This is a predicted structure of an 84-nucleotide RNA (c-di-GMP-I riboswitch aptamer) from Oceanobacillus salinisoli.
The sequence was found by an Rfam model in a public genome assembly.
Model confidence (mean pLDDT): 86 of 100.
The source organism's lineage runs through Bacteria, Bacillati, Bacillota, Bacilli and Oceanobacillus.

[in-house]
RNA sequence: CAACGAAAAUGGCAAACUUAUUGAAAAAUAAGGACGCAAAACCACGGGUCUAAAGCACUAUGCAAGGACGGCCGGGUUACCGAA
Numbered sequence: 001c002a003a004c005g006a007a008a009a010u011g012g013c014a015a016a017c018u019u020a021u022u023g024a025a026a027a028a029u030a031a032g033g034a035c036g037c038a039a040a041a042c043c044a045c046g047g048g049u050c051u052a053a054a055g056c057a058c059u060a061u062g063c064a065a066g067g068a069c070g071g072c073c074g075g076g077u078u079a080c081c082g083a084a
Base pairs, nucleotide, nucleotide: 004082005081012037013036017032018031019030020029021028022027035071041077042076043075045074046073047072048069049068050067055063056062057061
């Protein structure tokens, strides 16, 4: 330096759920709360998934991403510690 990741140390994040706010919704944010996480840090670039407001179709509905998810996978960028 690269890889790897301990029944190690120091710290970190925080699922479900609850409350409040925002939003058409998906969902987000804050507080509480811990299922988990060695990138569960950052970037919607590729795939995937969710929603379906505007709009379109001729309307019980369908299509539709400029919306959303990084705690679905891949890719890019950066980072703490050091047993084997």